A computed fold for a 471-nucleotide part of an RNA from an uncultured prokaryote, annotated as small-subunit ribosomal RNA, 5' domain. The coordinates come from a structure-prediction model, not an experiment, and the mean pLDDT is 84. It matches the Rfam family "Bacterial small subunit ribosomal RNA".
Context: one part of a larger RNA
RNA sequence: GAACGAACGCUGGCGGCAGGCCUAAAACAUGCAAGUCACGAACUCUUCGGAGUUAGUGGCGCACGGGUGAGUAACGCGUGGGAAUAUGCCUCUUGGUGCGGAACAACGUCUGGAAACGGACGCUAAUACCGCAUAAUAUCUAAGGAUCAAAGAUUUAUCGCCAAGAGAUUAGCCCGCGUCUGAUUAGGUAGUUGGUGAGGUAAAGGCUCACCAAGUCUACGAUCAUUAGCUGGUCUGAGAGGACGAUCAGCCACACUGGAACUGAGAUACGGACCAGACUCCUACGGGAGGCAGCAGUGAGGAAUAUUGCGCAAUGGAGGAAACUCUGACGCAGCCAUGCCGCGUGAGUGAAGAAGGCCUUAGGGUUGUAAAGCUCUUUCAGAUGUGAAGAUUAUGACGGUAGCUAUAGAAGAAGCCCCGGCUAAAUUCGUGCCAGCAGCCGCGGUAAUACGAAUGGGGCAAGCGUUGUUC
Numbered sequence: 001g002a003a004c005g006a007a008c009g010c011u012g013g014c015g016g017c018a019g020g021c022c023u024a025a026a027a028c029a030u031g032c033a034a035g036u037c038a039c040g041a042a043c044u045c046u047u048c049g050g051a052g053u054u055a056g057u058g059g060c061g062c063a064c065g066g067g068u069g070a071g072u073a074a075c076g077c078g079u080g081g082g083a084a085u086a087u088g089c090c091u092c093u094u095g096g097u098g099c100g101g102a103a104c105a106a107c108g109u110c111u112g113g114a115a116a117c118g119g120a121c122g123c124u125a126a127u128a129c130c131g132c133a134u135a136a137u138a139u140c141u142a143a144g145g146a147u148c149a150a151a152g153a154u155u156u157a158u159c160g161c162c163a164a165g166a167g168a169u170u171a172g173c174c175c176g177c178g179u180c181u182g183a184u185u186a187g188g189u190a191g192u193u194g195g196u197g198a199g200g201u202a203a204a205g206g207c208u209c210a211c212c213a214a215g216u217c218u219a220c221g222a223u224c225a226u227u228a229g230c231u232g233g234u235c236u237g238a239g240a241g242g243a244c245g246a247u248c249a250g251c252c253a254c255a256c257u258g259g260a261a262c263u264g265a266g267a268u269a270c271g272g273a274c275c276a277g278a279c280u281c282c283u284a285c286g287g288g289a290g291g292c293a294g295c296a297g298u299g300a301g302g303a304a305u306a307u308u309g310c311g312c313a314a315u316g317g318a319g320g321a322a323a324c325u326c327u328g329a330c331g332c333a334g335c336c337a338u339g340c341c342g343c344g345u346g347a348g349u350g351a352a353g354a355a356g357g358c359c360u361u362a363g364g365g366u367u368g369u370a371a372a373g374c375u376c377u378u379u380c381a382g383a384u385g386u387g388a389a390g391a392u393u394a395u396g397a398c399g400g401u402a403g404c405u406a407u408a409g410a411a412g413a414a415g416c417c418c419c420g421g422c423u424a425a426a427u428u429c430g431u432g433c434c435a436g437c438a439g440c441c442g443c444g445g446u447a448a449u450a451c452g453a454a455u456g457g458g459g460c461a462a463g464c465g466u467u468g469u470u471c
Base pairs, nucleotide, nucleotide: 001471002470003469004468006467007466008465009464010463013343014342015341016340017339018338019336020335021301027298028297030296031295032294035060036059037058038057039056041054042053043052044051045050067254068253069252076179077178078177079176080175081174082173085171086170090167091166092165093164094163095162096161097160098132099131100130101129107122108121109120110119111118112117138147139146140145152159153158154157181225182224187217188216189215192214193213194212195211196210197209198208199207229251230250231249232248233244234243235242236241256277257276258275259274279290280289281288282287307333309332310331311330315329316327317326318325319324346376347375348374349373356367357366358365359364380412382407385404386403390398415460416459417458418457419456420441421440422439426455427454428453429452430451436443437442
């Protein structure tokens, strides 16, 4: 000098754009953040056409989106390759969609419990469940053969359903190279390293197991320990480099702590389930309920970081044929000079160089065209009317916002730091090694340009200084 997710002190007019718990991955009251479509039923209303509500069953979704950075020095990430894989929805292609059956919720009756939640009996629908048939290009094969499916709906034109193939997308796996510090960490390792066989997986593989062999990593730093999410990038610098990894984007990991699974195309699942633990809450003491590192918000910690706002109008997502419903994603508004950028706080004229202040050698000098006065202008803010684009033909939260317009009046709008040298800018008074200053050198012990005040001056300016951190 530059930079900052900054903080503190003094000060503070407007707008645009951005940013806003870096600390306790500590604890959380309350509300909202994931539903939607179909089916049968019950209840309510009814103009008898129908409409609404509720739980239940079934389909799809809830594995996305959103948060955080604890853990992780690792094929985690970055980059470049690879083969032994799966892939709901989507696109294309080929073929099929026949005949039957038995239940379980809801509901009804009875009943247990304080509650959470149940139990017994009985009835019932489906694109829920099951059987038979059909069967190739699919699968297995000893090549003879064997095995595997479906679901209907209505508005009659579509939406579906099943099998198979291809594509696309997404995901899983493997490898080369790169990726902090410490040797005051030198040896580490028994499923350990390899083989055979088997199991397991969507899939290669000690991934797992049985047997066999004794390997394997390591001073080119293994192992251990400390620290840390990684990257695109950001800051600085002429560059090389150094430091960092907020916002935005990609990947990873996590969801009170630990564990092991189910469902599913996909999870070992933030707002699903199970077990254990800590904590909080309810209880009739028998037993139960909960998880904000989602958006707001609370107390706590801290130098420090915002509203329990509006809307689905746009963009995007889920479901639906659609109408539409849901969406704290998102779009907006609110708060904060936190930053960047822009604008304003007036312009011209005006010498009796007014008054006042300060200095003075008492003549004067300076503040200073500065003020007053005179002549103008009206950005911004204020007040009038109008009023968008963003939305296609319809739908606008923002918002009567932005903009345009009529209008009054210089009117409502300047501070902060510094002035010994470095370093732009000096005099007087007070103080007297005191009080104090200070980034370094150093000032102060009776004329201090260095402390405090005043006047004057210098710098920056809605900011200015200080502190912290990086280059």